[in-house]
Predicted 3D model of a 1416-nucleotide RNA (small-subunit ribosomal RNA) from an uncultured bacterium.
């Protein structure tokens, strides 16, 4: 805000009309009259209650508790008294008018319980007088004057009358109501002053009623740090919600109480209003309108529209409580009963119950056994609340009117009055509640959760994506965390979210909390309110403590009964309200007062220390500067130079003057001071302190918001001064760069003297006072004992360290407290924004004080701990550097990697720890790449089932080959069933060098063969964790002694194993010969002595001497000894690091291909080449190279093997076969060396790429892609840039020989042995390592971690010229409406005067006018 409805009733106040009925008359137009009578009017009650709302309001609005001697109070209750007698109007109605309506004027005439005088009056009012109580205008007696009322109506009965309801006046009661006071509850001080009707008096006026509520004069007051004013935000209470309670929040619903009623502002009526459905004026909207005007107010009850997360029926009834009227019946009644829609909240019910499987299906898991869903489901018996249909059916109704009956006063009597009993109509809700019958499981489960915190898990699917989250976190391909499923917890007619409040939070701590380092002690002092306060006596009684009285509505919470079928709900008691106020009483403590007292305090007097202040006076060593002398080339400065100075004489030196500022040494964790500070010497003012006795005052004390003052050094102002220092600044260097550090130079400043600033890490990071609480040890001043003295013991007052209790997170404080306690102050509440922005105050200024938020973070922080890390320290070690020696890096060529190429150049190693590595042999094959061409239960494994008799060789065709096809040949065993094999055909399933080494086992590289890593029990610590394991020596070692809250272990070193060196015993063939034979030859016989061979022993242990050391470990020297201190060398790798390598050795989770990512073959390719790194071989040569001839090894290997002699070729080889499963045969000639010749410094007789050409070997097959031979060719290259690697003794450096692999291929690898050097002062550097210690804001652990700018974009706040919008002051203009005041202009019944229709008064209305005065 559309519409409806939410306050009317009264004819028993009054006047009567329109209307209807009926008579009667009619000229049918009416007319007359009786009954009845709406609706309007006049009156008289109610329309101030009920209902709504919470704008507004910090305020006697609320709440309590009181006071009216300053008040009102219709209706009602009880009581006294009266109600006589008159006048005059005016609605309505009637005629007009005017207007669109609203509505107004004008004429006539009319009634009251409407108005209005007179009388009469009290115990009313009010004026003056007396008197008594008493608390101010109180009550109360008394006297006198004045003033001051009324109205009727019904009933009965009628002859006065009577009864009821009314009306007046008075007096008390209840009820309500207005005013005034005490306490009580919000925020902000970035609101500190505020007030002029404003405090007070006096007079008046105004009000029911006090009162600056108003008016006039006087006076100058009244309010505020116990928060005035001003802002902001709030209706207040009972209660309500949390909490153990103290508190902490809220004011919905019920209830009191205030305020509003579209905004502001006013009165009127009336008991009551400044009035929600009343007037009136002013604004705003919205409607109607003829444009001239006019109406209107849902914060009543439905409803509607907006806004918004969000909130209902335009519903029944006055039947019940209750309310207005009216005698009364009875009208009104969105109050109120009740339905109605909302799971909004409480509360109770159901959605079924029992039986029911070693357990269906179907779904998920799943090691495939199986588990789970699960007695869950089907079935099968039963029940029937609820449901449907269908019937019976309370209570809510007590009673009015009337009607009987009793009884009581009065009265002639009736009506009527009182009281009681009985009798009596009325149900909206409502098809109520209950009950009774019938049917049948029939109508009836969902929500959030499973990652911790928190009860409750698995699969798949996703793959930092979706997406999830209160915190912390999850998600990048195994997600219990995201969606799905299944299962599983929670709760269930709900449940989960989201806001919100309080709790957990002792996280504003009163109960109940801190300030040393985690936020937090004022920078220091005096001193003001305030806060605390010795010891006695007396009083008071304000706090305190005992009763007692009223009070603290109800409802609500608590108890306990009771009522609806229980409960929710609802009665009834009963308690309790911890307040407040009133009044008895106690006096112990606090306060007040009063009188003493000395112990705190504080004065006097005597000492006594002292850079405590302030001005003056002097004083030397130093610097720098000037004169002069004497003197020559520098001289100052650094890490090293350079600016700079200097031959116009410097630096250094003598002398001699000037000047400023500081005051060595004493000097000292020594002294003074409130801090800030104070430091040469006197000299005068002057403050404080300590001591030890007396004596005096008699609580004067503490502490201190605010207030004053004092306050380093930079800094300003003003006048001086200015030696040396030294921002700024300017050179010079360093540097990538240096607006720095380093150097030279230099001005404000430093320094005086008045003023200003007022901060400092003003620090003990630790407020001031006072009390108590074991010790030790210095030091400063004092005193007492000690006969002086000295050493010491006592004791004050300061200043240090170390510690007992004790407290602390913890580190550490500890009579100088960080201990235990009391006063009092100041100050903290997560980190950043920020000590910023504003605001105000302070300052010339720089600044200084107070001091936020907005956004944003999940942490910031403290103390200690363990390790990493350090251009920290300490000790130690290692081919780590150092000293040599070869080397790469340059140059050709091998091989590798990387790049690039490619159909493909397969894959993996990628710093140390990939790169002559997997590979210990890519031409096919390996081989996985790639091109093509086949197969599809497959190249291979196992098993069923059916089938067939071969698989196989062999031969031909076709093809590139796999293959296909065709001749020929071809099976065992057997119980006769069939079985083994094999190929076909189908199923199950194979097969994958396809991904993922970040999903794993193995297994390996590194740290590093480094010396360390743990563990048990004690002990230590709130613990992290430490000790042991650090320490003092030593070792190669955490090796070993010693010491010690440790005591012992384990894993690691070391040794315990192979090998190699030296002896011995044993044993001699295939090996070996000294003696003896014997031969070409250890060939042979012999021999067991010897090398050797292989089994076993021995043998070395710091064992012995000697030094050093602690009387220890151990270390040095020696002696013996093949061999000496681990004798050499190898195997052997703690805990653990690097998400190191490796799914491509192998094993394996999971994923993924399945006529292909599998498998077969043919041919290519892994070997490409502009380049670039590695790791290497050859060399560059003369300590070489050719050439001759000639010496010496070990380890091995060998039967598809090694292969001798002979012969053949220049060779490479071929050919040929002895011999040998090997101490035997043979591969096998070892090279370098040795002897001797050449070659002469040259791109050579060096070097040997490349390249032509002929071969040899292996192989089915050397083009792509071997290896060698043999002629021929003869390229780069002359010792290598920066940089880098090996190596310490049988090592380096050199020389060759064997084997793996293999047909073949070695410049590589693993091995063997020969020739064999140099050098180590030393540990300062570089790497790396250990141990111990020390910072740390690192823990991914320095390849950490962190700061600023500056670009772009977004937020959020601040400033910005400005602009706009609300409130509120204040001074002013205008000034409705309307109270009050004036006034007399117009009109004017009642009452007065009045010879009276007249005329004048007294009043009145209207009109002007002031004052205020809303809105503008």
């Nucleotide at each position: 805000c559309a519409u409806g409805c939410a306050a009317g009733u009264c004819g028993a106040g009054g006047g009567g009309u329109a209307g209807a009925a009926g008579a009667u008359c009619u000229u049918c137009g009416g007319a007359u009259u009786u009954u009845u009578g709406a609706g309007a009017c006049c009156g008289g009650c109610g329309g101030a209650u009920g209902g709504g709302u919470g704008a507004g309001u910090a305020a006697c609005a609320c709440g309590u508790a009181g006071g009216u001697g300053a008040u009102c109070u219709g209706c009602c209750u009880u009581u006294g008294g009266g109600u006589u007698g008159g006048g005059g109007a005016u609605a309505g109605c009637u005629c007009a008018u005017g207007g669109a309506a609203a509505c107004a004027u004008g004429g006539g005439g009319u009634a009251a319980u409407a108005c209005c005088g007179a009388a009469u009056g009290a115990g009313g009012u009010u004026g003056c007088g007396a008197g008594a109580c008493u608390g101010u205008g109180g009550u109360u007696u008394u006297g006198u004057a004045a003033c001051g009322a009324a109205a009727g109506g019904a009933g009965c009965g009628u002859u006065u009358g009577c009864u009821c309801c009314g009306c007046c006046u008075g007096a008390a009661g209840a009820u309500g109501a207005g005013c005034c006071u005490g306490c009580g509850g919000c925020u902000g001080a970035u609101u500190a002053g505020c007030u002029a009707g404003u405090u007070g008096g006096u007079a008046g006026g105004g009000u029911a009623a006090a009162g600056g509520c108003c008016u006039a004069c006087c006076a100058a007051g009244g309010c505020g740090a116990c928060g005035a004013u001003c802002a902001g935000u709030a209706g207040c209470c009972g209660a309500c919600c949390u909490g153990a309670g103290a508190g902490g929040g809220u004011g919905a619903c019920c209830g009191g109480c205030c305020a509003c009623a579209u905004u502001g502002g006013g009165a009127c009526u009336g008991a009551g209003a400044c009035a929600c459905g009343g007037c009136c004026c002013a604004g705003a909207c919205u409607c109607c309108u003829a444009c001239g005007g006019g109406a209107g107010g849902c914060a009543g009850c439905a409803g509607c529209u907006a806004a918004g997360a969000a909130u209902c029926u335009u519903c029944c009834g006055c039947a019940a409580u209750g309310g207005g009227c009216g005698a009364a019946a009875g009208c009104c009644u969105g109050a109120c009963g009740g339905a109605g829609c909302g799971a909004u909240g409480c509360c109770g019910c159901g959605u079924g119950g029992a039986u029911g499987a070693c357990g269906a299906a179907g779904g998920c898991c799943g090691a495939g056994a199986g588990g789970u869903u699960g007695u869950a489901a089907a079935a099968u018996c039963c029940u029937u609340u609820u449901c449907u249909a269908a019937g019976u059916g309370a209570a809510g109704a007590a009673u009015a009117a009337g009607g009987a009956c009793a009884u009581c006063a009065g009265g002639a009597a009736a009506u009527g009055g009182g009281u009681g009993u009985u009798u009596g109509a009325u149900g909206a809700c409502g098809u109520u509640a209950a009950c009774u019958u019938a049917g049948g499981a029939a109508u009836a489960a969902g929500c959030c959760c499973c990652g911790g915190c928190c009860a409750a898990u698995u699969a798949c699917g996703u793959g930092c994506c979706a997406g999830c989250a209160g915190c912390c976190g999850c998600g990048g391909u195994a997600a219990c965390a995201c969606g799905u499923a299944a299962g599983g917890g929670g709760c269930g007619a709900g449940c989960g979210u989201u806001g919100u409040u309080c709790g957990g939070a002792a996280u504003u701590a009163u109960u109940g909390g801190g300030c040393g380092u985690a936020a937090a002690g004022g920078g220091c002092g005096c001193g003001u309110a305030g806060g605390c306060g010795g010891u006695u006596u007396g009083u008071u009684a304000a706090g305190u403590c005992c009763g007692a009285u009223g009070u603290g509505a109800a409802a609500g919470a608590c108890c306990a009964c009771a009522g609806c079928u229980c409960a929710a709900c609802u009665g009834u008691g009963g308690g309790a309200g911890c307040g407040c106020a009133u009044u008895g009483g106690a006096a112990a403590c606090u306060g007040g007062c009063u009188a003493a007292c000395u112990g705190g305090a504080a004065u006097u007097c005597a000492g006594u220390a002292g850079g405590g202040g302030u001005a003056g006076u002097c004083g030397g060593a130093a610097u720098u500067c000037c004169u002069a002398g004497u003197g020559u080339a520098g001289g100052a400065g650094u890490g090293a130079a350079a600016u700079c100075u200097g031959u116009u004489g410097a630096u250094a030196u003598u002398a001699g003057g000037a000047a400023g500022a500081a005051c060595a040494c004493c000097g000292g964790u020594g002294g003074c001071g409130a801090a800030g500070g104070c430091g040469g010497a006197c000299u005068a003012c002057u403050g404080g302190a300590c001591u030890u006795g007396a004596a005096u005052u008699g609580a004067c004390g503490c502490u201190g918001a605010g207030g004053c003052g004092c306050g380093a050094a930079a800094g300003c102002g003003u006048a001086g001064g200015g030696a040396g220092c030294a921002a700024a600044c300017a050179g010079g260097a360093u540097u990538a760069g240096a607006u720095a550090c380093c150097c030279u130079g230099g001005u404000a400043g430093u320094c005086u003297a008045c003023g200003c600033u007022g901060u400092a890490a003003a620090c003990g990071a630790u407020g001031u006072g006072c009390a108590c609480u074991g010790g030790g040890u210095g030091u400063a001043g004092g005193g007492u004992c000690g006969a002086u003295g000295a050493a010491g013991a006592c004791u004050c007052u300061g200043u240090g360290c170390c510690g007992a209790a004790g407290c602390u997170a913890a580190c550490g404080c500890g009579a100088u407290a960080a201990g235990u306690g009391c006063a009092c102050c100041g100050c903290c509440u997560g980190g950043g924004g920020a000590g910023u922005a504003u605001g105000c105050c302070g300052g010339c200024a720089a600044c200084g004080g107070u001091g936020a938020a907005a956004c944003u973070c999940a942490a910031a922080g403290g103390a200690a701990u363990u390790g990493a890390c350090g251009g920290g320290g300490g000790c130690c070690c290692g081919c780590a550097c150092a000293a040599g020696c070869g080397g790469u890096g340059g140059a050709g060529c091998a091989u590798g990697u990387g790049g690039u190429u490619u159909a493909a150049u397969u894959c993996g190693a990628u710093g140390a720890u990939a790169c002559g590595c997997g590979a210990g042999a890519a031409a096919c094959c390996u081989u996985a790449c790639c091109a093509g061409g086949g197969c599809u239960u497959g190249a291979c494994a196992u098993g069923u089932a059916c089938u067939g008799g071969a698989c196989g060789g062999u031969c031909g065709u076709a093809g590139a080959g796999a293959u296909a096809c065709g001749g020929c040949u071809u099976c065992c065993c057997u119980u006769c069933g069939g079985g083994g094999u094999c190929g076909g055909u189908a199923c199950a399933c194979a097969g994958g060098u396809g991904c993922u080494g970040c999903a794993u086992g193995g297994c390996u590289g590194u740290c590093g063969u480094c010396a360390g890593c743990u563990c048990g029990u004690g002990c230590c610590g709130u613990g992290a964790g430490g000790u042991g394991u650090u320490g003092g020596g030593u070792u190669a070692a955490g090796u070993c002694c010693c010491g010690c809250a440790a005591c012992g272990a384990g894993c690691g070193c070391a040794a315990c194993c192979c090998u190699u060196g030296u002896c011995c015993u044993u044993a001699g063939u295939u090996a070996c010969c000294a003696u003896c034979a014997u031969u070409a030859a250890g060939u042979u016989g012999g021999g067991g002595a010897c090398u050797c061979u292989a089994a076993g022993g021995a043998g070395a242990c710091u064992g012995c001497c000697g030094g050093u050391g602690a009387c220890a470990a151990a270390c040095c020297g020696g002696a013996g000894g093949a061999a000496g201190g681990u004798g050499g060398g190898g195997a052997c790798g703690a805990c653990g690091u690097c998400a190191a390598g490796u799914c491509a050795u192998c094993a394996u989770g999971g994923c993924c291909c399945u006529u292909a990512u599998g498998u077969c073959c043919u041919g290519g390719g892994c070997u490409a080449c502009a380049c670039a790194c590695g790791u290497g071989c050859u060399a560059c040569a003369a300590u070489g190279g050719c050439c001759u001839g000639u010496a010496c090894a070990g380890a091995g290997c060998g039967a598809a093997g090694c292969g001798a002699a002979g012969c053949c070729g220049c060779g490479a080889g071929g050919u040929g076969g002895a011999g040998c499963a090997a101490a035997a045969c043979g591969c096998a000639g070892a090279a370098a060396g040795c002897a001797g010749g050449u070659c002469u410094c040259a791109g050579u007789u060096c070097g040997g790429a490349u390249u032509g050409g002929a071969g040899u070997c292996u192989g089915a097959a050397a083009c792509c892609c071997g290896a060698c031979u043999c002629c021929a060719u003869g390229a780069a290259g002359g010792u290598g840039g920066a940089a880098u690697c090996g190596c310490u003794a049988g090592u380096a450096a050199u020389c060759g020989c064997a084997u793996a692999u293999c047909a073949g291929c070695a410049u590589g690898a693993u091995g063997c042995g020969g020739u064999g050097a140099a050098u180590a002062c030393g540990u300062u550097c570089c790497c790396g390592g250990g141990c111990c210690u020390u910072g740390u804001a690192c823990a991914c652990a320095c390849c950490g971690c962190c700061c600023g700018u500056c670009a772009c974009a977004c937020c959020a706040c601040c400033c910005g010229a400005g602009u706009u919008g609300g409130a509120g002051g204040u001074a002013c203009c205008c000034g409705a409406a309307g109270u009050c005041g004036c006034u007399a202009g117009u009109c004017u019944a009642a009452c007065c005067u009045g010879c009276a229709u007249a005329a004048g008064g007294a009043g009145g209305a209207c009109g002007g006018u002031g004052c205020c005065g809303a809105a503008g």